[in-house]
Context: one part of a larger RNA
Molecule: small-subunit ribosomal RNA, central domain
Organism: Gossypium trilobum
RNA sequence: UUGCGCGUAAAGCGUAUGUAGGUAGCUUUUUAAGUCCGUCGUCAAAUCCCAAGACUCAACCCUAGACAGGUAGUGGAAACUAUUAAGUUGGACUAUGGUAGAGGUAAAGGGGAUUUUCGGUGGAGCGGUAAAAUGCGUAGAGAUCGAAAAGAACACCAACGGUAAAAGCACUCUGCUGGGCCGACAUUGACAUAAAGAGACGAAAGCUAGGGGAGCAAAUGAGAUUAGAUACCCCAAUAGUCCUACCCGUAAACGAUGGAUACUAGGCGCUGUGCGUAUCGACCUGUGUAGUGCUGUAGCUAACAUGUUAAGUAUCCGGCCUAGGGAGUAUGUUCGCAAGAAUGAAACUC
Repeated sequence: UUGCGCGUAAAGCGUAUGUAGGUAGCUUUUUAAGUCCGUCGUCAAAUCCCAAGACUCAACCCUAGACAGGUAGUGGAAACUAUUAAGUUGGACUAUGGUAGAGGUAAAGGGGAUUUUCGGUGGAGCGGUAAAAUGCGUAGAGAUCGAAAAGAACACCAACGGUAAAAGCACUCUGCUGGGCCGACAUUGACAUAAAGAGACGAAAGCUAGGGGAGCAAAUGAGAUUAGAUACCCCAAUAGUCCUACCCGUAAACGAUGGAUACUAGGCGCUGUGCGUAUCGACCUGUGUAGUGCUGUAGCUAACAUGUUAAGUAUCCGGCCUAGGGAGUAUGUUCGCAAGAAUGAAACUC
């Protein structure tokens, strides 16, 4: 290098955009670089192969020859790849008529609960647990009624539902705005796909600065439990959780399943949308399409499972794997305020 693989055994980048390079519809035409068919030169000898010869045979030796292959020149072929020119519409895009949605962002508004404060009533407990205690309370708690303030989260609807590239997104309304799907088939005419490097987004925690701080709650302090208890349980409580601006760039970032295209049995749902059928209309009922689920045939799989949303059958591109430990460590480099992140060995051991 060929090669075997990547749901769970080692292995799918967290996600999408996109540059180079790669791969890529149909028809006709040009050229002849790749490709194919000839021809010619060359690739020292020895060696290898093969046919004779010669030492009595053999090894050894000697003579002649060849396949295959490489490379340069030259003559042709034109299907395929490439190239030239022209076209085409099925891929793709745009326009157009509809349509669903927690898609994003900014602003405004809302009610319930919680906690605190103030006032009224009232008068001994409350709270907590397996049981207790710490804790709160006659300086009037808890309970209850009224008023006010604050911050965070949005019950029911709610779904096996929707939506977004992923992370994620849910009170209501408004402004701005992205993407999808369906219909008719109008435009451009292969404009596609995938993507090294690159730039972008990226939960939670964490960092910096300034706000905010109701509840919850690492750390911490008490109380229990226990042989001990740096825990589980309980009472408090600080960072943090929230907002604005920046950084960090990681997760079991999971469907542990990269993306695109085509093909390959069904059955039963749900969501969006179209066409029939039905009807005054809504139900009912048939069917197309895009998604999302369950079940299952063939196939595949070590098995589990998967199975038109493939892990089936094929093509293309990129990523990754090569026994366990040492180790995602050391070192160097890049990035970061730091925490650390990315890249990433070896000795040794079995």